[in-house]
RNA sequence: GCAGUCGUCUAGGCGGUCGCCUGGUCCGCAAGGGCCGGGAGGAAAGUCCGGGCUCCGCAGGGCAGGAUGCCGGGUAACACCCGGUGAGGGAAACCUUGAGGAAAGUGCCACAGAGAACAGUCCGCCCGACCUCACUUUCGCACAGUCGGGCAAGGGUGAAACGGUGGAGUAAGAGCCCACCGCGCAGCCGGCAACGGUUGCGGCACGGCAAACCCCAUCCGGAGCAAGGCCACGUACAGGGGCGCUCGAGGGUCGCCCGCCCGAGCCCCGGGGUAGGCCGCUAGAGGCGUACGGCAACGUACGUCCCAGAGGAAUGAUCGCCAGCGCGUGGGAGGCGACUUCCGCGCGACACAGAACCAGGCUUACAGGAGACUGCUCCC
Repeated sequence: GCAGUCGUCUAGGCGGUCGCCUGGUCCGCAAGGGCCGGGAGGAAAGUCCGGGCUCCGCAGGGCAGGAUGCCGGGUAACACCCGGUGAGGGAAACCUUGAGGAAAGUGCCACAGAGAACAGUCCGCCCGACCUCACUUUCGCACAGUCGGGCAAGGGUGAAACGGUGGAGUAAGAGCCCACCGCGCAGCCGGCAACGGUUGCGGCACGGCAAACCCCAUCCGGAGCAAGGCCACGUACAGGGGCGCUCGAGGGUCGCCCGCCCGAGCCCCGGGGUAGGCCGCUAGAGGCGUACGGCAACGUACGUCCCAGAGGAAUGAUCGCCAGCGCGUGGGAGGCGACUUCCGCGCGACACAGAACCAGGCUUACAGGAGACUGCUCCC
């Protein structure tokens, strides 16, 4: 210098002009104005998870349904985070991981192929019988062919072909036998565990798919700030139809059933009325710093800070200067060199995006900076 990996940080600053929302205060009859303060993000986004908070029958039983799924830890909780294990990827730094069960059951395995799970013989290899050209004086008889049988080694199909490699063996072959590997079972050692190591036994019995049904284990009451509460304001109940009044409609914020509670009204059609204000609302599992514990996530203690509250919704526009970045270009300094550094000029770009009860995650969008590490190359 180039290529890459990993976490991390910033989200421009100052000033002028013109504006926006809002708290307090003063002036004004009012409309409005003056002054002093405050005013978005790393994702405020998607609303995908898990919580707080609020209300409802404190939510009992069964069924259904949903979520999670290696191990240990963190946390209010999680599908998140941290640390490990196994399995994959990379030359490396490092990265990825929907990672329970297929020797419970059911199901599926396209195309190709003979055969896709109590498998199978298409080519092939081997044996026998028949037939017979060549050969042979004869007896006979190779190859090919036909029929019968053996085999699963080789070929072929496929994502996958019923353990792999090598040997022994055989007519040819085969876990038929042997060694190693794989697989399974058992013991021992290490580890909290996932798991790892090792020894022995078993001759293969066990293809894949559970982001197919399913099984196993653990967890899950519902609805949401339009929650919920208070105050105003309005009203009208009359009309028509249906169902019901203890043989009980309907309701009680869970899909069904049971159980429990309330229960004399309920539903539909048509007509009419209201849709304002306040609280909830932002001081919180809060931010920052230090110390201690822990590999870490995180926890504990102390100190310090106050940081939008809002209603369909305000924080913007423009000009100048400065800083940073990219490209082009001019010059200086250092160095043997690769190269480094400084000063100018011109042009350009500066993104994604906008709180709506709160905070924790995940995911997605997006501009730039510095650092650590890995590899290659150049120079001394």
The prediction has a mean pLDDT of 77. Predicted 3D model of a 380-nucleotide RNA (Bacterial RNase P class A) from a Polyangiaceae bacterium. Rfam family: Bacterial RNase P class A. By type it is a ribozyme. NCBI's taxonomy places the organism under Bacteria, Pseudomonadati, Myxococcota, Polyangia, Polyangiaceae. The sequence is in RNAcentral, with records from ENA. It is recorded under the gene name rnpB.